[in-house]
RNA sequence: GGCGGCGUAGCUCAGUUGGUCAGAGCGACCGGUUCAUACCCGGUAGGUCAUAAGUUCGAAUCUCAUCGCCGCUA
Numbered sequence: 001g002g003c004g005g006c007g008u009a010g011c012u013c014a015g016u017u018g019g020u021c022a023g024a025g026c027g028a029c030c031g032g033u034u035c036a037u038a039c040c041c042g043g044u045a046g047g048u049c050a051u052a053a054g055u056u057c058g059a060a061u062c063u064c065a066u067c068g069c070c071g072c073u074a
Stems, first nucleotide, its partner, number of pairs: 001073007010026004019057001028044005050066002053063002
């Protein structure tokens, strides 16, 4: 240099043949329980879906570019 994959909550990931409010587990915080802590139960917060542009009535999802990480290859 060429090709391919990945980028979604603090962490690990789901969600794709475009459409209902963007979700789960763990973690954090609050409450319940306990003499107390843990376990357990309930609740709350937390997101520019890497960045930007395009297509579309509508984009996490399609297209293009860029950035980062990983792999294959010369």

Predicted 3D model of a 74-nucleotide RNA (transfer RNA) from a Clostridia bacterium. Its mean pLDDT, the model's own confidence on a scale to 100, is 81. The sequence was found in a public genome assembly. Lineage of the source: Bacteria > Bacillati > Bacillota > Clostridia. Its Rfam family is "tRNA". It is annotated as a transfer RNA. Its family is annotated with triplet codon-amino acid adaptor activity in the Gene Ontology.